[in-house]
Context: one part of a larger RNA
Molecule: small-subunit ribosomal RNA, central domain
Organism: uncultured bacterium
RNA sequence: UUGGGUUUAAAGGGUGCGUAGGCGGAUUGAUAAGUCAGUGGUGAAAGCCUGUUGCUUAACAACAGAACUGCCAUUGAUACUGUUGAUCUUGAAUAUGUUUGAUGUGGGCGGAAUAUGACAUGUAGCGGUGAAAUGCUUAGAUAUGUCAUAGAACACCGAUUGCGAAGGCAGCUCACAAAGCCAUUAUUGACGCUGAGGCACGAAAGCGUGGGGAUCAAACAGGAUUAGAUACCCUGGUAGUCCACGCUGUAAACUUUGAUCACUCGCUGUUGGCGAUACACAGUCAGCGGCUAAGCGAAAGCGUUAAGUGAUCCACCUGGGGAGUACGAUCGCAAGAUUGAAACUC
Numbered sequence: 001u002u003g004g005g006u007u008u009a010a011a012g013g014g015u016g017c018g019u020a021g022g023c024g025g026a027u028u029g030a031u032a033a034g035u036c037a038g039u040g041g042u043g044a045a046a047g048c049c050u051g052u053u054g055c056u057u058a059a060c061a062a063c064a065g066a067a068c069u070g071c072c073a074u075u076g077a078u079a080c081u082g083u084u085g086a087u088c089u090u091g092a093a094u095a096u097g098u099u100u101g102a103u104g105u106g107g108g109c110g111g112a113a114u115a116u117g118a119c120a121u122g123u124a125g126c127g128g129u130g131a132a133a134u135g136c137u138u139a140g141a142u143a144u145g146u147c148a149u150a151g152a153a154c155a156c157c158g159a160u161u162g163c164g165a166a167g168g169c170a171g172c173u174c175a176c177a178a179a180g181c182c183a184u185u186a187u188u189g190a191c192g193c194u195g196a197g198g199c200a201c202g203a204a205a206g207c208g209u210g211g212g213g214a215u216c217a218a219a220c221a222g223g224a225u226u227a228g229a230u231a232c233c234c235u236g237g238u239a240g241u242c243c244a245c246g247c248u249g250u251a252a253a254c255u256u257u258g259a260u261c262a263c264u265c266g267c268u269g270u271u272g273g274c275g276a277u278a279c280a281c282a283g284u285c286a287g288c289g290g291c292u293a294a295g296c297g298a299a300a301g302c303g304u305u306a307a308g309u310g311a312u313c314c315a316c317c318u319g320g321g322g323a324g325u326a327c328g329a330u331c332g333c334a335a336g337a338u339u340g341a342a343a344c345u346c
Stems, first nucleotide, its partner, number of pairs: 004317003007300002012314001014201004021194003025088007033081002035077008049065006091191001092188003095184003099180002103177007110154001114150008125136002162169002206247006216240001220236004258313006266291009295302002319346003328339004
């Protein structure tokens, strides 16, 4: 490379937008580049292959043929692909009208809890554990009540729910912005799909500068446990956790399942439209779940939300360890990230 694969055996990029490229709906005309056919030229000889012949045979040699799958020219064919002209509406987009949601960004507001402070009541314990101790407390703690301050998170509703490309998103409200579904079938008329590079977004932790600091809590300290205990348990506690701006760019970034399109029985629950309204029966489109037919699968299982049947494009895999290491390069303030071997060994 071919072939074969990628839920769990090695293997789907974290996600989107999109450049080049690849692929691409229906009808019809032209063209004839690809494609197909004929003819001509060329494709040295030797060799290879087939046949015949010559050395006693073979090797070897001679002769003839075939082959040289190619290239060039020319004459045709026109189904398919390409190019080009015209047309179409089903793909795609737009418009109009409803509608949906924890979608995003920035303000404002709220109550519960926690901590701290002040005052009051009140007296000897509180706290914590398997049991304790460290710790707090007669300088009046814990508990109870009132008031104040602060920061962070939003109980119930809450769901196999909803929204978002993914990461993710949840108190209430306002403003701004974006998106989807549905209905009409009005407009454009293939404008599409995928997407190497590229660009953007990207949990938590971490980093830089400046704020903030209630809770929780790496590090750290003490108390226990233990043979030891650099742990699990307890008492404290600093970075951090929060905000603004900038960086980092990774996760079991998981549905461990790339995107798009078409096709292939059903049952059932639910969300949002439409339709129909009668509280019945039954329908349709788009999602989110459960169970299953065919089929697939090594099995577990998947099964119209496919891991089924096909098509297009991208990414990735090729025994285990060495190793996601070394070296180099790029990026980064650093931490490190991306790319990514070999020797050796089984």